[in-house]
RNA sequence: AGUCGUCUGGGCGACUAUAAACAGACAUUAAGCCUAGAGCGUUCCCUCAUGAAAAAUAUGAGGGAGAUUGUA
Numbered sequence: 001a002g003u004c005g006u007c008u009g010g011g012c013g014a015c016u017a018u019a020a021a022c023a024g025a026c027a028u029u030a031a032g033c034c035u036a037g038a039g040c041g042u043u044c045c046c047u048c049a050u051g052a053a054a055a056a057u058a059u060g061a062g063g064g065a066g067a068u069u070g071u072a
Base pairs, nucleotide, nucleotide: 001016002015003014004013005012006038007037008036009035010034011033025071026070027069032040043065044064045063046062047061048060049059050058
């Protein structure tokens, strides 16, 4: 200097051409390292589609709501 831990700024940490991780204070949570915002992922409700005799369950898409918690 660059890349990475969802995105941007900051922080914490790792790696050196790779994009992971047992690291990132300790636990906890479905909720991703933290924080402000976001709302990608995650939770709940509704609608549609597939399969199905129907219903339930499963998968995908759309809409709405909310968006880990605690101790240093």

Overview
The prediction has a mean pLDDT of 84. A computed fold for a 72-nucleotide RNA from Bacillus velezensis, annotated as Pistol ribozyme. It matches the Rfam family "Pistol ribozyme". The literature on the family includes a 2020 paper in Angew Chem Int Ed Engl by Teplova et al., "Crucial Roles of Two Hydrated Mg(2+) Ions in Reaction Catalysis of the Pistol Ribozyme". Gene Ontology term of the family: catalytic activity. The RNAcentral record of the sequence draws on ENA. The organism belongs to Bacillus, within Bacteria.